Record summary
c-di-GMP-I riboswitch aptamer from Eubacteriaceae bacterium Marseille-Q4139, 107 nucleotides, folded computationally. Model confidence (mean pLDDT): 75 of 100.
This record gives sequence, structure tokens and C1' cells, in this order.
RNA sequence: UAGACUUUUAGGCAAACUUACAGAAAUGUAAGGACGCAAAGUUAGAAGCCUUAGGUGUGGGAACCGGCAUGCGGCCGAUGGAAACACAAGGUAGUUCGGCUGCAGGC
Repeated sequence: UAGACUUUUAGGCAAACUUACAGAAAUGUAAGGACGCAAAGUUAGAAGCCUUAGGUGUGGGAACCGGCAUGCGGCCGAUGGAAACACAAGGUAGUUCGGCUGCAGGC
């Protein structure tokens, strides 16, 4: 110096959980805490997964109004637009692949 090798770990990261804050939520940030990690550094490009407040699409309830009809039930229009369902432009890099970068030791 090189390796599509390796992990004995000096140094590094930190799951669950707890507290606080942000958020609709998923989740994130900080502190504590360690299940693990050789890229558990970084990047949402591809696939997957998570979330649905607002938005878009589907959907189409009640009341009021107008018209029509009627013995009663009713029908049509307009305003209005609930539930439910779908969708990411919101997340996840500790789901996988890809891109970029990189510490220490060994071989």
C1' cells in the first nucleotide's frame, strides 16, 4: 500500500424500557439505560414495513329549502357533505439492496 479476508475491541454506537419535549400519528430529539452492532457512520435512490391529522379520490347519512305526487308511505332537485375505504408528499438507514465515507488490531 492492497484485499468481496478477519474481530481478539483501545476508542465508538446504543434496542427494549423510563422521564421531558416536538408531532394527528408513525416517529424523532435530549437525559438515563444496554438488547445488540465491524459500518448500528451517512444517504429515503429501489423494494418492504409503519402512520393517516390535514389533503386528494371513492363514498354518501341527517336536517332545512324548492318542486312533484298522495288516503298514508313517497319521488326529484339544490345546499350540505357524517361513517368507512384507498393513497404519502409523513416516517423507518437497528428490514433488505444500492450510493458515499471511515477508526484500531490481526492475517